[in-house]
RNA sequence: AAUCCCGUUUAUCCUGCGGGAGAUUGCUGCUAUUAGGGUUCCACUUAGCCAUGCAAGUCUAGGGGGUUCUUCGGAAUCACCGGCGAAAUGCUCAGUAACACGUCAAUAAUUUAACCUUAGAUCUGGAAUAGCCUUGGGAAACUGAGGGUAAUACCGGAUAGGGGAUUGAAGUUGGAAUACUCUUUCCCUUAAAGCUACGGCGUCUAAGGAUAAGAUGGCGGCUGAUUAGGCUGUUGGUGAGGUAACGGCUCACCAAACCGAUGAUCAGUAGGGGGGAUGAGAGUCCUAGCCCCGAGAAGGACACUGAGAUAAGGGUCCUAGUCCUAAGGGAUGCAGCAGGCAGGAAACCUUUACAAUACACGAAAGUGUGAUAAGGGAACCCUAAGUGCUAACCCGUUAAGGGUCGGCUUUUGUUAAGUGUAAAAAUCUUGACGAAUAAGUGGUGGGCAAGACCGGUGCCAGCCGCCGCGGUAACACCGGCGCCACGAGUGGCAAUCAUAUUUAUUGGGCCUAAAGCGUCCGUAGCCUAUUUGGAAAGUCUUUUGUGAAAUCGUUGAGCUCAACUUAGCGGAUGGCAAGAGAUACUACCAAGUUAGAGACCGGGAGGGGACAGAGGUAUUCCUUGGGAAGCGGUUAAAUGUUAUAAUCCUUGGAGGACCACCUGUGGUGAAGACGUCUGUCUAGAACGGAUCUGACGGUGAGGGACGAAAGCUGGGGGAGCGAUCAGGAUUAGAUACCCUAGUAGUCCCAGCUGUAAACACUGCGAACUAUGUGUUGCACUUCUUUCGGGGAAGUGCAGUGCCGGAGCGAAGGCAUUAAGUUCGCCGCCUGGGAAGUAUAGUCGCAAGAUCGAAACUUAAAGGAAUUGGCGGGGGCGCACACCAGGAGUGCGGCGUGCGGUUUAAUCAGAUUCUACACCGUGAACCUUACCAGGAACGACGGCAGAAUGAAGGUCAGAUUAAAGGUCUUACCUAACAAGCCGAGAGGAGGUGCAUGGCCGCCGUAAGUUCGUGCCGUGAGGUGUCCAGUUAAGUCUGGUAACGAACAAGACCUAUGUCUAUAGUUGCAACUGAGUUCUACGGAAUGAUCAGGCACAUUAUAGAGACUGCCUUGGAAACGAGGAGGAAGGUGUAGGCGACGGUAGGUGGUAUGCCCUGAAUUUCCUGGGCUACACGCGCGCAACAAUGAUAAGGACAAUGGGCUACGACUCCGAAAGGAGAAGUUAAUCCUCGAACCCUUAUCCUAGUUCAAAUUGAGGACUGCAAUUCGUCCUCAUGACGAUGGAAUUCCUAGUAAUCGUGCGUCAUCAGCGCACGGUGAAUAUGUCCCUGUGCCUUGCACACACUGCCCGUCAAACCAUUCGAGCAGGGCUUAGGUGAGGCUUAGGUUUUUGCCUAAAACGAACUUGAGUUCAGUAAGAAGGGUUAAGUCGUCACAAGGUAGCCGUAGGGGAACCUGCGGCUGGAUCACCUCCU
Repeated sequence: AAUCCCGUUUAUCCUGCGGGAGAUUGCUGCUAUUAGGGUUCCACUUAGCCAUGCAAGUCUAGGGGGUUCUUCGGAAUCACCGGCGAAAUGCUCAGUAACACGUCAAUAAUUUAACCUUAGAUCUGGAAUAGCCUUGGGAAACUGAGGGUAAUACCGGAUAGGGGAUUGAAGUUGGAAUACUCUUUCCCUUAAAGCUACGGCGUCUAAGGAUAAGAUGGCGGCUGAUUAGGCUGUUGGUGAGGUAACGGCUCACCAAACCGAUGAUCAGUAGGGGGGAUGAGAGUCCUAGCCCCGAGAAGGACACUGAGAUAAGGGUCCUAGUCCUAAGGGAUGCAGCAGGCAGGAAACCUUUACAAUACACGAAAGUGUGAUAAGGGAACCCUAAGUGCUAACCCGUUAAGGGUCGGCUUUUGUUAAGUGUAAAAAUCUUGACGAAUAAGUGGUGGGCAAGACCGGUGCCAGCCGCCGCGGUAACACCGGCGCCACGAGUGGCAAUCAUAUUUAUUGGGCCUAAAGCGUCCGUAGCCUAUUUGGAAAGUCUUUUGUGAAAUCGUUGAGCUCAACUUAGCGGAUGGCAAGAGAUACUACCAAGUUAGAGACCGGGAGGGGACAGAGGUAUUCCUUGGGAAGCGGUUAAAUGUUAUAAUCCUUGGAGGACCACCUGUGGUGAAGACGUCUGUCUAGAACGGAUCUGACGGUGAGGGACGAAAGCUGGGGGAGCGAUCAGGAUUAGAUACCCUAGUAGUCCCAGCUGUAAACACUGCGAACUAUGUGUUGCACUUCUUUCGGGGAAGUGCAGUGCCGGAGCGAAGGCAUUAAGUUCGCCGCCUGGGAAGUAUAGUCGCAAGAUCGAAACUUAAAGGAAUUGGCGGGGGCGCACACCAGGAGUGCGGCGUGCGGUUUAAUCAGAUUCUACACCGUGAACCUUACCAGGAACGACGGCAGAAUGAAGGUCAGAUUAAAGGUCUUACCUAACAAGCCGAGAGGAGGUGCAUGGCCGCCGUAAGUUCGUGCCGUGAGGUGUCCAGUUAAGUCUGGUAACGAACAAGACCUAUGUCUAUAGUUGCAACUGAGUUCUACGGAAUGAUCAGGCACAUUAUAGAGACUGCCUUGGAAACGAGGAGGAAGGUGUAGGCGACGGUAGGUGGUAUGCCCUGAAUUUCCUGGGCUACACGCGCGCAACAAUGAUAAGGACAAUGGGCUACGACUCCGAAAGGAGAAGUUAAUCCUCGAACCCUUAUCCUAGUUCAAAUUGAGGACUGCAAUUCGUCCUCAUGACGAUGGAAUUCCUAGUAAUCGUGCGUCAUCAGCGCACGGUGAAUAUGUCCCUGUGCCUUGCACACACUGCCCGUCAAACCAUUCGAGCAGGGCUUAGGUGAGGCUUAGGUUUUUGCCUAAAACGAACUUGAGUUCAGUAAGAAGGGUUAAGUCGUCACAAGGUAGCCGUAGGGGAACCUGCGGCUGGAUCACCUCCU
C1' cells in the first nucleotide's frame, strides 16, 4: 500500500506497445453572488530597450560662514569643509560542472569598522584649503586665476606601546612547536582631538571577546567514448617578490614530472541547497517565488577610497546603443518601485504612509527609507457561506415535478447613525426595505454514469485521446427534448509524476515473441576450499557534537469555524565527525592442510594438426587395332558432334582433381572443421595410480589468436564441374527453370579479408534433484573360449543418443547433456518501420567489415496453439464423375429465349454450375408497365374569388384522327369553388442491401448438435476416433467416455399379390329372351332385355417380406449363394427431406421507409414489346429405304366439358358451314390413337427425300387479322447428303421412339405437365477427369485462393542525407596595432603634483589557422505516406524451380545463377535409433 479497462485474432493464451480512468503546473473557451486567508502575479520568450517620478541619507552637541527674522539672549534656513553610512536592503539567474553549493573538519597560514570587557593614555608645535570675496573661459557640462579663513580635515616632534631578528635554559598547550611565557643583544616603527547644556559624548594604544569575512582539506550530487589521451607555470624543488594570509599567486634557476577506462581532456546542459509535484515505497521530474549560499548589474578591462568593493542609483578606459549640441564638446545605463515599447499562449496601479516592523545617522527630539506596512487590479491557489422554507387547491400515475393563491424568514443584498483606521475599508452596535440581488459547464456507442427519443444531413457536412461513427430508417454528425456527472465553477491545449514489474536495487528477461559475442586464450575488475593465531579497515553496539529557520507530524492558543497565524514538543534532514567497546562474517597479516586445480607415472582409443613419400578406380585428352552410321540430349526437341570415320570395343601413354565400399543420431577437435596407405614431428582428452606442488582457482570489460564458402593480390596449375557470356528450346514475354558449349573460379604456394540459418537459433564454471534403454573409450569383477589384441554379462568413471516423472514454461516442449533448484562472472534486449541505413572514427588493395543514430511515420508488428477454408500435399470412400455402351447437341432451315445493335419506343426482371420454351400456362386491341398525341381527377382545412352569377349541361360552327376537351355565339339550371398554400386518393415509381411469405442451389449428400463426465490456463477437444461393415454418424467390436436429439431409417401416397365386403352409371361365366343364318337337328352372335355379381373393374377394410429359413465366410455386425414366394435384401416410384450457408431470386400480389402528387395518377387513339450486319442457349422437322407415298387392318391410358363438349344428318375437294339429340358426367360427348401389321409403288437421285420461302384463292375467331393470328387447297420447292473443337442425358419397363390428354385459351403449341403403346445396348469396375464426404499434413488465408502479397516505373506531399559553394555565430590558438592602469628608473619652477623612458600585464580592433554549431544552395540520392495508375507474379500450399543465410556475378522489376551452409522444407521409399 498493493486495482485495472479498451485496442492485433474467426476465436484463444502470451509478448508488447498505443489509449482511458488519478494528482499537479502554465495558457485558454463558456459561465460567475459574497467573505476570509496565502511564501501567487513578465520565471519559462528577450540578462531585450527604456520617457517621467521616486528608491540613501544623516549629524549644527566637529568647523567657520551666507541669508532671513529677532524680544538682541538667540532662532530658522542654505550650501561648504568634516564624521559615519552608502560593500546593507532591494532585483535578477546570464555565466559557472567549480571547493560554486551541501556537510564535516581545520586555520600550528589569516583579517575584522562600529559593539563589549580589562589596563593605560590623551604632551607640544606647524602649514594649508573649500565655502566666501574679486575676476576670466565655455552653448552647456563644467572649469581657470588672485585674495582671506576654521576644525574631531592635514603635517612635524615627544612618550607609552608595538613588530622583527638573535642568545640561553626551562615551563605550558598540543598528535606535532614553527605557538605562548621568561631572558640577552640589536634593528625597525613610531599614537591621540576635541565638544559640552558639565550629566556626559568622543579620541589613542595594547590584550581578550563577539560579529563579519578570507583562504584550506575529506566526502556528496548531470549527460555524452560517434570526446582516449591531456598538460608546459604544466608537476615538484631552491631562492626571491607579493598578500591580511598558505600556495607557481608571480619571477629566476634546477629536475621531468603530473592527471587519466574508479573516465582525465573535450563537448553539451545547468546557479547550488533547504525544499516542491507525484508515488505505498524505492524512485522519477522540478527547484522563478519564502529562507541560506554564490554570481551579475548594457558587453568587457582596470585600479582608487575604505575595516570591508575590484563597488555599478562611485571613478577611468575600450566596444555597441540612445540623447543634447552653438559641431568645438558633452550626457546616459529600471536584472530597485510604479510605468512604457517590443516579444510572446502568457502575468496588475506611473496609489497611500512611515502609524507598525526594521535599517542608516544623531546624545536626543527626530529625519530618511518604492525595505516594509496598507489599499487597488487578476476565476493564481486554499477555506467558508448562499442562491430559500411552506399550508391549501389544481395538473400529473398515488411518483418526480409544475402552476395558482396565501403565509414565514432576512444569512446575503440596499440603506441611516455611531464605532473602527495614519487615511480608508472590513468588523461591531442599533434601526428601515424587500424572496427580493445570485447556476452553470461538460457529457449521454464502448472504455465510462446517462436515450435503441424526435427532426435535419446522406462517406457530404462533420465527430473521434483509442476503438471507431457518417454511403436515406445515424442511441456516435447538427438542433430540440429528456437524462447523467461535477458545481461558482466546469471543459480543452501543452507539460510532469503515477498507472509502468515497459530500465526491473526493492522488481524483468534472452530455444521459437526483442535479446548468448562464430570460437578459444587472457589483462584489469568481480567472485573464491579448509584450519589456527593476530590486528580491528568494513560490520555491529553505545556515547558526544552537528545536521539554521521555514516546510512535515502532533498538542494547545488566536482570528465567529476553517484556510491562516502563533507557542510547545516531536520527527525528519537516510548524513558527517569524534570517543569507548565486540570480533561471528568479509577484507588484511602470519603459519598450516588436501577434497579444487596443476605436475608426474602406466597401458590403451581416435578422419586432431603439420610435412614428406607411396597407391587406387573413374572422367578427359593423345595413340594402336577393330568397326561402319549415326551419336548426344529431352516431357518432346533443337543447338552440338560425325564420312577429315564420331559414338562403341581394344593397346599403350599423359595430366589434373578426388579418395567409393568400410560409414554408424559412430570418433576427434575450442569452434570453423577433419575420411586411401606409410613414416617423421607435434597437441589435447578419457581411464587407472596416489609420487610431488599446496588454492596456484572461476569468469573475463578492453586486448590477442584461430575462423566454412565466396572474394582480392602475386606466382603456378587446369582433368571434371562451372557464376558471367553465347547458342537452342519453353513462353504472351523468359534477361529463368530444361539442353549444348564454356570464362573467372574450384586445386597448390605466399599473403589479405573476418563474414554465414558460423544453429542445439540454448554463454562459461560449480553443486543438488526419479527411473528406463542403446552406443563409444578406459579400468575392474564374473562366466565362456577354438587361447586370439576372442566373446558375453555386470559395476565405476568419461563421452554421445532416445523415451519419460517431479518441476518449469504462453504453449510447442525441456527434463542429470535442463529450458528444474541455487551460486559466481561476462555479453545482450526494451513496440513496428525508417535501418544495420546516414554521418564521424577505426580496419581493409578493393569488395567491404566494425562501431552505429535521428528526423519522419505507424496501432499494431510478433510468438505458440485452436477451429475452419484452401493446396498444381498424402491416404480411404462415394456419384452416369469416368470407363463400357445407347441416343444426341454442336453444321444448315425454322420456332422460341437472351445478348448486341437499331428505334419515338423496341417496358422491365433473371447472367457460371444455381440466367437464356425462365417470370411469361403462347403480347393483334385489351393485357401493357414503353413511345407519340389528346383529355380527366384534389376527401378535408385555410387564403383570394363568387347572386355585379361560380361550376355544370346543351344545339350549331371552328379546331381535331375523334371529342362542349378547348374556343365563338346563344339558351337552360342555380351555389359553389383547383387561382394559391397545406393535406390526401392513386402510383407495374425506388429500395430483394429494410422485410414477410414463397422458391432455387449446396443436397441423387450424411451429416448437425446437446446433457453429464473427462482433458486443456484458454479458444477448444473428447463423444463424432480406430478396425470391419452399410445406401447411410447403418450396425458390431475396441476406446474417458456414457447417454440423447434433429436428419438417415421408420412414416405417408401410388403401384405389384391375395382375402373379405359392396354392386350403379360398371361387368358378362351361366340361364332365359332378343337378333342373324339355317340343311329346322341346331349353329352363330352379343350386354339390347330379365335373372346374376362368378370374373374384370371401382371403393373400403385387412393379410403379406422380417436376412424369417438353408449353405458358406466372419468374433460380431454383415457379405456371397440358394429355397420358397406375386414380390428378396430400402420390392419399385414418389412425398417429407436436418443445423445452416449463399446479403442467391422475387418491390410486377403482402408490408416498412423514401419519392411523386396536377403528375411518376386515370382514360382514349395509334404505334411498340414481332425491328436485324451479328453472337449464344433450348427445341422442332430433316438430311431418307429400319424410309417415303397410297390403300386396307388391329390394340390404349390419363384427363376435360354449360358463353362448354357436341353425337348424328345434310352442304363443301378441304378448312369449314347449316341444323341438332344427349350430357352439370363410371351414364352423353371429346374418342378417330400413332408407331405397328398387310399389300402396292419408289430404287439411292437433292429424289415420289426434305420441307423453308414465295404467289394465288378460300375458311374461322374476333369491333378489328396491314404492321402482327391460325387453318385449307393449288402452285413454288431453298438449305440440307450425319455435322470441327467441344459438350449433354441415360443402368430397365429405363434410354430411344410413337401418339393422346390437359394448362394457357375469342383465335393460335414446335412449350410445360400428365398418360399410355413399342421397347433396347452396356457396366457390376475405378478414382484418371469433374465434384463431394472423412482422416492427416502445410499455411503469412479468415471478405477464407476470385485469398494474401512483393518490387521497379508514373503522380502528389513530407522530413532527411550528400553537395560545387555563399554568408555567419561560438570557442581555441599564433601574430599585428594597442586605450589603460600597476611597477621600476630618471627629470622637474611649484613635490599629495607633472613629464620622460623601460619591462611585464592588457580591454578592444584586426590578419591567419584550427574546431564546432546552426542558416542558405544548383544538383544528386534513398526513405515515408497517399480507395480504385503501369509492368510482371517474388513470397505464403511441394506457392507450381522448396525457402532462407553469407558471398560473387548478372538482370526493367520483383529476382536469377554459381559456391558453401541451415531446416525455421512438403511428399514417398529405404537404413539406423527409440518407445
Record summary:
Small-subunit ribosomal RNA from an archaeon, 1475 nucleotides, folded computationally. Rfam family: Archaeal small subunit ribosomal RNA. The family is grouped with related families in Rfam's "SSU clan". The family has 86 seed sequences and 709 matches in Rfam 15.1.